[in-house]
Context: one part of a larger RNA
RNA sequence: CGUUGGAAAUUUGAGAGGAGCUGUCCUUAGUACGAGAGGACCGGGAUGGACGCACCGCUGGUGUACCAGUUGUUCCGCCAGGAGCAUCGCUGGGUAGCUACGUGCGGACGGGAUAAACGCUGAAAGCAUCUAAGCGUGAAGCCCCCCUCAAGAUGAGAUUUCCCACUUUUGGUAAGACCCCUUGUAGACGACGAGGUUGAUAGGCUAGAGGUGGACGCGCAGCAAUGUGUGGAGCUGACUAGUACUAAUCGGUCGAGGG
Numbered sequence: 001c002g003u004u005g006g007a008a009a010u011u012u013g014a015g016a017g018g019a020g021c022u023g024u025c026c027u028u029a030g031u032a033c034g035a036g037a038g039g040a041c042c043g044g045g046a047u048g049g050a051c052g053c054a055c056c057g058c059u060g061g062u063g064u065a066c067c068a069g070u071u072g073u074u075c076c077g078c079c080a081g082g083a084g085c086a087u088c089g090c091u092g093g094g095u096a097g098c099u100a101c102g103u104g105c106g107g108a109c110g111g112g113a114u115a116a117a118c119g120c121u122g123a124a125a126g127c128a129u130c131u132a133a134g135c136g137u138g139a140a141g142c143c144c145c146c147c148u149c150a151a152g153a154u155g156a157g158a159u160u161u162c163c164c165a166c167u168u169u170u171g172g173u174a175a176g177a178c179c180c181c182u183u184g185u186a187g188a189c190g191a192c193g194a195g196g197u198u199g200a201u202a203g204g205c206u207a208g209a210g211g212u213g214g215a216c217g218c219g220c221a222g223c224a225a226u227g228u229g230u231g232g233a234g235c236u237g238a239c240u241a242g243u244a245c246u247a248a249u250c251g252g253u254c255g256a257g258g259g
Stems, first nucleotide, its partner, number of pairs: 001152001005163007015149004021049007033038001051106005059100004066093005071086006110144003117137004164258001166171001176254004180196005201247003204243005210236003217230005
């Protein structure tokens, strides 16, 4: 821009893409078959591999604004306690998120038309013949079924709801939308989602979860290193709630009149 008034939502599915794999074991059954050796079809069940999708409850990884320990050095006048630098200085752990080596699920079942093949009926050709007319069975393959996208499918579809028939060639509006702002389950940017005071959208604060693992100060014991009590202490990024304290102020723009 189009889809022939303008919007908001819900959809149909022409078409396109994805998927499509397979082992072993048990049973049927040591049965059919076979002199024996050996050893099934058909059917039923269990459990794997690789592949794919999703997820983070479990097991782990990472986790550079979390916690602790510790070396060297500089500084805060000194002690104590800290801070900077040294690969995040090094080491031990680790929330959220992201993840696999972790977990869950999938290939199915079924239907249709067929290939090779196997048939029925059956002439040409009094017989025979699956074929010439006609009718069946039949594959991991084909078309559906399963998953995803999808009406620019210009063949532009459908349904529901809302706004209404101004004025005049342009403008102001309706429903509605956007700009702007707070943002994340979204994200390169647009876009998408949640919100904008009639408000829990983000931050802060409070409480909690989770993490770390016993803070500082003081007391006590010890010559001291250190230990211990106060005290599962102190600190704590992303997690969960509550709470208008801070910031989403005030505003602006677009948007029908239907042969």